About this RNA: The RNA shown here (c-di-GMP-I riboswitch aptamer) has 88 nucleotides and comes from Roseateles sp. DAIF2. The prediction has a mean pLDDT of 82. The RNAcentral record of the sequence draws on Rfam.

RNA sequence: UUCUGCAAAGGGCAAACCGCGCGAAAGCGCGGGACGCAAAGUCAACGGUCUAAAGGGCCUGUGGCCCCAUGACGGCUGGACUGCCAGA
Numbered sequence: 001u002u003c004u005g006c007a008a009a010g011g012g013c014a015a016a017c018c019g020c021g022c023g024a025a026a027g028c029g030c031g032g033g034a035c036g037c038a039a040a041g042u043c044a045a046c047g048g049u050c051u052a053a054a055g056g057g058c059c060u061g062u063g064g065c066c067c068c069a070u071g072a073c074g075g076c077u078g079g080a081c082u083g084c085c086a087g088a
Stems, first nucleotide, its partner, number of pairs: 002088004012037002017032006035075001041081003047076001048073003055067005
């Protein structure tokens, strides 16, 4: 440096759920909590999924329906960068 990752050692992260807050929502932050994770570290310009505020269209119209990402998800996939230990 590359590849592999059962086990070991030191450890790390933290699903659901609950509380508080932000957001239109998806979701996010903090605290608790652990389903799990060898990258469950970072990246949203490959795909995919979620939401639909603003905008547009329609209607039986102070409301409802449909379209739509510039919003979100890296713990959905691919890819890129970085990293501990062990073995080859």